[in-house]
Model confidence (mean pLDDT): 86 of 100. A computed fold for a 518-nucleotide part of an RNA from a lake water metagenome, annotated as small-subunit ribosomal RNA, 5' domain. Rfam family: Bacterial small subunit ribosomal RNA.
Context: one part of a larger RNA
RNA sequence: GGAUGAACGCUAGCUGGAGGCUUAAUACAUGCAAGUCGAGCGGGAUUGGUAGCAAUACCAUGAGAGCGGCGCACGGGUGAGUAACGCGUACACGACCUACCUCUGACAGGGGGAUAGCCCUGGGAAACUGGGAUUAAUACCGCAUAUUAUUCUGAUUAAUAAAGGAUUGGAAUGAAAGUUCAGGCGGUCAGAGAUGGGUGUGCGUCUGAUUAGCUAGUUGGUAGGGUAACGGCCUACCAAGGCGAUGAUCAGUAGGGGGCGUGAGAGCGUGAUCCCCCACACGGGUACUGAGACACGGACCCGACUCCUACGGGAGGCAGCAGUAAGGAAUAUUGGACAAUGGCCGCAAGGCUGAUCCAGCCAUCCAGCGUGCAGGAAGAAGGCCCUAUGGGUUGUAAACUGCUUUUAUCAGGGAAUAAACCUCUGGAUUCACUCCGGAGCUGAAGGUACCUGAAGAAUAAGCACCGGCUAACUCCGUGCCAGCAGCCGCGGUAAUACGGAGGGUGCGAGCGUUAUCC
Numbered sequence: 001g002g003a004u005g006a007a008c009g010c011u012a013g014c015u016g017g018a019g020g021c022u023u024a025a026u027a028c029a030u031g032c033a034a035g036u037c038g039a040g041c042g043g044g045a046u047u048g049g050u051a052g053c054a055a056u057a058c059c060a061u062g063a064g065a066g067c068g069g070c071g072c073a074c075g076g077g078u079g080a081g082u083a084a085c086g087c088g089u090a091c092a093c094g095a096c097c098u099a100c101c102u103c104u105g106a107c108a109g110g111g112g113g114a115u116a117g118c119c120c121u122g123g124g125a126a127a128c129u130g131g132g133a134u135u136a137a138u139a140c141c142g143c144a145u146a147u148u149a150u151u152c153u154g155a156u157u158a159a160u161a162a163a164g165g166a167u168u169g170g171a172a173u174g175a176a177a178g179u180u181c182a183g184g185c186g187g188u189c190a191g192a193g194a195u196g197g198g199u200g201u202g203c204g205u206c207u208g209a210u211u212a213g214c215u216a217g218u219u220g221g222u223a224g225g226g227u228a229a230c231g232g233c234c235u236a237c238c239a240a241g242g243c244g245a246u247g248a249u250c251a252g253u254a255g256g257g258g259g260c261g262u263g264a265g266a267g268c269g270u271g272a273u274c275c276c277c278c279a280c281a282c283g284g285g286u287a288c289u290g291a292g293a294c295a296c297g298g299a300c301c302c303g304a305c306u307c308c309u310a311c312g313g314g315a316g317g318c319a320g321c322a323g324u325a326a327g328g329a330a331u332a333u334u335g336g337a338c339a340a341u342g343g344c345c346g347c348a349a350g351g352c353u354g355a356u357c358c359a360g361c362c363a364u365c366c367a368g369c370g371u372g373c374a375g376g377a378a379g380a381a382g383g384c385c386c387u388a389u390g391g392g393u394u395g396u397a398a399a400c401u402g403c404u405u406u407u408a409u410c411a412g413g414g415a416a417u418a419a420a421c422c423u424c425u426g427g428a429u430u431c432a433c434u435c436c437g438g439a440g441c442u443g444a445a446g447g448u449a450c451c452u453g454a455a456g457a458a459u460a461a462g463c464a465c466c467g468g469c470u471a472a473c474u475c476c477g478u479g480c481c482a483g484c485a486g487c488c489g490c491g492g493u494a495a496u497a498c499g500g501a502g503g504g505u506g507c508g509a510g511c512g513u514u515a516u517c518c
Stems, first nucleotide, its partner, number of pairs: 001518004006514005013369006019362002021327001026325003030322003035070003040067002047060005077280003086205008096197002101193007109143001111141002119132005149173009178185002206252003213243003218240008255277004259270004282303005305316004333359001335358003341355001342353004372403004382394005409454005417445001422440007462507005467488003473502005483490002
């Protein structure tokens, strides 16, 4: 000198963009953050209408709850753990999986038994839960059919260092679901693709030798189990191996990378915001469901803590968004909207979305703008200084005259972000609500940005320093006191170094100090 997720002191006008618990992975009141589908199913509260004196009947509407499907493994948070194939990079899988999506081929025949809801009836303070009767499905279970699927058993064959590659026989096994406005939306099997993942390997990846030896599922083999898949991944048996001064093991520290800061570079430091990967979800463990989890707002168990209780028993997990307490030098609103982008569900309309888009707070940072401009010497008054009837300086500074109006204030106008979906409608291939075109509908931000006008210099300057390094000097006070100080050092009666004043220097809505890095 540059830099910062900064803090502290003094000061503070505006606009735009960005950023905002670095500490206690401490504890959490309250609200919200994952639902959706009636075009899968039974059902029917409510409301309205018609007929009727009424009871009631019929029609329309279809809520809540339930079964079922898809989603909840994404999105969002945090960095505790991890020195590791965790990450980065480059390869490999002849050892693998992939819901939804796209393409291709084939198919959907015929049956069955339940169960929630509803109804009846118990237990319990509650959370919740038992029994009986009855009912539906795209829920569940047999049967039929079966290719290139799976298993068993044969045959043929290319490349490779090698391996579970490819082709072709036989046998056995394995499917399906309907619904609708009849257009569609779905279902099953098989193949291919796309996307996402899983696994292995080479190289790279902090400090300590005042850590030198470490290892029994340990290293390898055979067989089996397990997995989507290879493998001591697990088990039995057999062998005695495996790692290590090219630093094993142990200990400490730490999420990794793209990047970021600095530097001419080499390098050094760092890993906030944004993106990719990993790990975690009160501490620890376990599996279930599922295409996918060993699952933040799922389940079970143990533990700590908090809460409710009728003492029998129960409930909970903000490292989601706000917010609270605590800790701390220190870090924001219990805001608005789904209008846009995206996600889930749905044929759609639409619903949900603290993702997201916006607004609020904070000079925390970056960038920009302003606090006026021109003229004006009696060089006014006042202050300060001196060699003191005088001179110097503050200083064109002020007053005064003219001009301008950014910004602030007031008044008026006023966006883009929106095009899709959908509705109406025209056309094309006529196979269609498939595609193309026209009109209409939809804005949280926001009466915001922006534009126009009005009046008036009007609404707006501080902070640090002035001995040398280092730009900037005098007076007064103090008298080794009070104090200053980054280093050298100042202060003991003439202090440019302390405190005040005048003057000056630097930067400027900031300026200094502290901390850390280069």